[in-house]
Context: one part of a larger RNA
Molecule: small-subunit ribosomal RNA, central domain
Organism: uncultured prokaryote
RNA sequence: UUGGGUUUAAAGGGUGCGCAGGUGGAACAUGUAAGUCAGUGGUGAAAUACUGCCGCUUAACGGUAGAACUGCCAUUGAUACUGCAAGUCUUGAAUAUGGUUGAGGUAGGCGGAAUGUGUACUGUAGCGGUGAAAUGCAUAGAUAUGACUCAGAACACCGAUUGCGAAGGCAGCUCACUAAAAUUAUUGACGCUGAGGCACGAAAGCGUGGGGAGCGAACAGGAUUAGAUACCCUGGUAGUCCACGCCGUAAACGAUGUUCACUCGCUGUGCGAUACACAGUAGGCGGCUAAGCGAAAGCAUUAAGUGAUCCUCCUGGGGAGUACGAUCGCAAGGUUGAAACUC
Numbered sequence: 001u002u003g004g005g006u007u008u009a010a011a012g013g014g015u016g017c018g019c020a021g022g023u024g025g026a027a028c029a030u031g032u033a034a035g036u037c038a039g040u041g042g043u044g045a046a047a048u049a050c051u052g053c054c055g056c057u058u059a060a061c062g063g064u065a066g067a068a069c070u071g072c073c074a075u076u077g078a079u080a081c082u083g084c085a086a087g088u089c090u091u092g093a094a095u096a097u098g099g100u101u102g103a104g105g106u107a108g109g110c111g112g113a114a115u116g117u118g119u120a121c122u123g124u125a126g127c128g129g130u131g132a133a134a135u136g137c138a139u140a141g142a143u144a145u146g147a148c149u150c151a152g153a154a155c156a157c158c159g160a161u162u163g164c165g166a167a168g169g170c171a172g173c174u175c176a177c178u179a180a181a182a183u184u185a186u187u188g189a190c191g192c193u194g195a196g197g198c199a200c201g202a203a204a205g206c207g208u209g210g211g212g213a214g215c216g217a218a219c220a221g222g223a224u225u226a227g228a229u230a231c232c233c234u235g236g237u238a239g240u241c242c243a244c245g246c247c248g249u250a251a252a253c254g255a256u257g258u259u260c261a262c263u264c265g266c267u268g269u270g271c272g273a274u275a276c277a278c279a280g281u282a283g284g285c286g287g288c289u290a291a292g293c294g295a296a297a298g299c300a301u302u303a304a305g306u307g308a309u310c311c312u313c314c315u316g317g318g319g320a321g322u323a324c325g326a327u328c329g330c331a332a333g334g335u336u337g338a339a340a341c342u343c
Base pairs, nucleotide, nucleotide: 004314005313007297008296012311014200015199016198017197021193022192023191025089026088030085031084032083034082035081036078037077038076039075040074041073042072043071050066051065052064053063054062055061092190093187094186095185096184100181101180104178105177106176108174109173110172111155115151116150118148119147122144126137127136163170164169205246206245207244208243209242210241214240215239219235220234221233222232257310259308260307261306262305265288266287267286268285269284292299293298316343317342318341325336326335327334328333
């Protein structure tokens, strides 16, 4: 390389959009003849290799003839399929219209509980914490109880194998803008995938400016212990929050790439439609199971089944996601990514 693979053995890119490229619906008829198929001619050096016969006593070796050289070029034809040109269609796809659904997104406003601070009052000796304690707080009046005020963050119950989103993710209420999903008309294959590229991308971290209630790396103290740079306790700084800008990684997981078609059943649930009630339909979220698949565990119309298209990636363990180089970044670091050696 071919092949074989990619849930768990090595291997699906974190996710989407999309240039090039690859690939592509139905029907009939037309043209062309690039791919495709057939014939003919030329070329495809010799040696080697293969087959027959022959020569050295045999073999190695050699001679001779044939076939082969699966290729390329030219030419004459065929036209089913693919391509190209022009024409038709509506099922794929898209657009328009109205009401419906949902924690989808962005920005604004509002709300109550809890926690903590402050103020004055009531009230008196403890509070807090633990396996047990101590550090800590408290007669300068704490803890507790009720009142008023301020602050920041998160939204109990509803709440659910629930719903929405491409993924990350999204939950108090309300309003504005906006994206998505199921019915009737229009266009007429406009589709699918997608190396590079672009955009988004949890948490932590970084820069500038705010904010800071609770929690809380680092740090300090108290315990435990042989020790305890921990687990437990008392405090507590960055951070967590907001705005703008970076970072670009996660067990970014369904460890399962995207799109399309086909293939037994049972059952729960969300939305919509209808109805007195049932049956039925469409597209989501789950459980069980048949065929089939699988090394097994298991998967099983939401496939890991049967097929098709396009892309990523894998090829023994360690060295190593390291070194060097390149590139991105303010940095931390990210991306790309070896070898010697060793088993």